[in-house]
Context: one part of a larger RNA
RNA sequence: GAUGAACGCUAGCGGCAGGCCUAACACAUGCAAGUCGAGGGGUAAUAUAGCAAUAUAUGAGACCGGCGCACGGGUGCGUAACGCGUAUGCAACCUACCUUUUACAGGGGAAUAGCCCAGAGAAAUUUGGAUUAAUGCCCCAUGGUAUAUUCGAGUGGCAUCACUUGAUUAUUAAAGUUCCAACGGUAAAAGAUGGGCAUGCGUCCUAUUAGCUAGAUGGUAAGGUAACGGCUUACCAUGGCUACGAUAGGUAGGGGUCCUGAGAGGGAGAUCCCCCACACUGGUACUGAGACACGGACCAGACUCCUACGGGAGGCAGCAGUGAGGAAUAUUGGACAAUGGGCGCAAGCCUGAUCCAGCCAUGCCGCGUGCAGGAAGACGCAUCUAUGGUGUGUAAACUGCCUUUGUACGGGAAGAAACACUCCUACGUGUAGGAGCUUGACGGUACCGUAAGAAUAAGGAUCGGCUAACUCCGUGCCAGCAGCCGCGGUAAUACGGAGGAUCCAAGCGUUAUCC
Numbered sequence: 001g002a003u004g005a006a007c008g009c010u011a012g013c014g015g016c017a018g019g020c021c022u023a024a025c026a027c028a029u030g031c032a033a034g035u036c037g038a039g040g041g042g043u044a045a046u047a048u049a050g051c052a053a054u055a056u057a058u059g060a061g062a063c064c065g066g067c068g069c070a071c072g073g074g075u076g077c078g079u080a081a082c083g084c085g086u087a088u089g090c091a092a093c094c095u096a097c098c099u100u101u102u103a104c105a106g107g108g109g110a111a112u113a114g115c116c117c118a119g120a121g122a123a124a125u126u127u128g129g130a131u132u133a134a135u136g137c138c139c140c141a142u143g144g145u146a147u148a149u150u151c152g153a154g155u156g157g158c159a160u161c162a163c164u165u166g167a168u169u170a171u172u173a174a175a176g177u178u179c180c181a182a183c184g185g186u187a188a189a190a191g192a193u194g195g196g197c198a199u200g201c202g203u204c205c206u207a208u209u210a211g212c213u214a215g216a217u218g219g220u221a222a223g224g225u226a227a228c229g230g231c232u233u234a235c236c237a238u239g240g241c242u243a244c245g246a247u248a249g250g251u252a253g254g255g256g257u258c259c260u261g262a263g264a265g266g267g268a269g270a271u272c273c274c275c276c277a278c279a280c281u282g283g284u285a286c287u288g289a290g291a292c293a294c295g296g297a298c299c300a301g302a303c304u305c306c307u308a309c310g311g312g313a314g315g316c317a318g319c320a321g322u323g324a325g326g327a328a329u330a331u332u333g334g335a336c337a338a339u340g341g342g343c344g345c346a347a348g349c350c351u352g353a354u355c356c357a358g359c360c361a362u363g364c365c366g367c368g369u370g371c372a373g374g375a376a377g378a379c380g381c382a383u384c385u386a387u388g389g390u391g392u393g394u395a396a397a398c399u400g401c402c403u404u405u406g407u408a409c410g411g412g413a414a415g416a417a418a419c420a421c422u423c424c425u426a427c428g429u430g431u432a433g434g435a436g437c438u439u440g441a442c443g444g445u446a447c448c449g450u451a452a453g454a455a456u457a458a459g460g461a462u463c464g465g466c467u468a469a470c471u472c473c474g475u476g477c478c479a480g481c482a483g484c485c486g487c488g489g490u491a492a493u494a495c496g497g498a499g500g501a502u503c504c505a506a507g508c509g510u511u512a513u514c515c
Base pairs, nucleotide, nucleotide: 001514002513003512005511006510007509008508009507012367013366014365015364016363017362018360019359020325025323026322027321029320030319031318034067035066036065039064040063045058046057047056048055074278075277076276083203084202085201086200087199088198089197090196093195094194098191099190100189101188102187103186104185106140107139108138109137116129117128118127119126120125146171147170148169150167151166152165153164154163155162156161176183177182204250205249206248211241212240213239216238217237218236219235220234221233222232223231253275254274255273256272257268258267259266260265280301281300282299283298284297303314304313305312306311331357333356334355335354339353340351341350342349343348370401371400372399373398380392381391382390383389384388407451408450409449410448411447415442421436422435423434424433425432426431427430459504460503461502462501463500464485465484466483470499471498472497473496474495480487481486
């Protein structure tokens, strides 16, 4: 000098930040991922001037289906690794939604949820029958620069090869809603975005760890993958790493950055951003463009809970909150107004992301606690060489002034531009531009004005040297102090109190850690 700090004493305000560093310990409760009726069938219910029936209109919830749930949010257990950083490569790869371009969308079928009927179970849940729809599923057709087979031609390169092109054969598409438009569907090519893989270099301590390794190193073949590859398997060979530190053990998420320092270095990895890993512990795959998936599934285990003992349910390292641990770390708050995300044509719905508010001097910054005059240098207190001086000290009283702040009253924002709707303009005819209108959690907050009035506001540590700041009293190697040197045994500037002084100041000291 610094800190995600803690403790002691003290405390007026504001702005901006930060806030479980310990038990990746266990969790009550609420919320944190839904949305679409412009994909489908369609019910309960409501209205139509009493009720019932019928008809018409509107129409939840649940169900099938689509998209999302792989983002966003949390944590740092594991990991010494192509995990991260940096620089390259992929002639070995994938990419939903988005953009551009081209082409297409013909015909048919079988089911199933829901609804209905009948059951089982304490519950969670579940069985059987009948029947039905779709942008769900299947079949046929058409089709390409798609995929595969066969036969060629040309060009290029970086080894395997790559690209362009001709012909033959075979295989694989589609979906409608509404009827004005609009939104969608299928195939192919390209882009964008996001990812996957490989490689060079860098990346902690220990040699009181010296040898390690059988899928191990390489080859052939096959399988598998989006893709290369011992990734996996069969066979063959015997290789591969290592004193330039293999292997083993310990520790640890990495980086941008942060602290310190003139720098070189040393230390750290909180907040914010990027990457990685994880989601009670271990394992596994399914769906999907994308997961081996925090609020999905299955199995095993530990733990907790319900039970009618037959069987079931759960996972806060999301936001709040609780217990425990600890020196120690906050509200079971408001709003989707803004930004962003998901779904939707849109209106809109959802969003503990986010924006705000609450708590805490935890930090940084700013402001204030008055200003000017005022000497009988008052009283008091302390002290001395004591009829008197000195200090506190212009300090107070007293006089005048100002009103930051506080109190009261009044006014009162920016953050909002849009979407949608209405109107207008332009043309390339579905886009762009313009005008109007609408929307604020924070918040009656910030800010502004008026009124009275010094009114509402100073402490902490230190004073032997280092180190700025000294005297008196008490104590008497006692009580005590102390960072180091050291102080205290009868005049202690070092202990305790008082007066005075010094340094910082809404803080001041102590402790811990780093330079």

A computed fold for a 515-nucleotide part of an RNA from an uncultured bacterium, annotated as small-subunit ribosomal RNA, 5' domain. Model confidence (mean pLDDT): 84 of 100. The full RNA is in RNAcentral, with records from ENA, Greengenes and SILVA.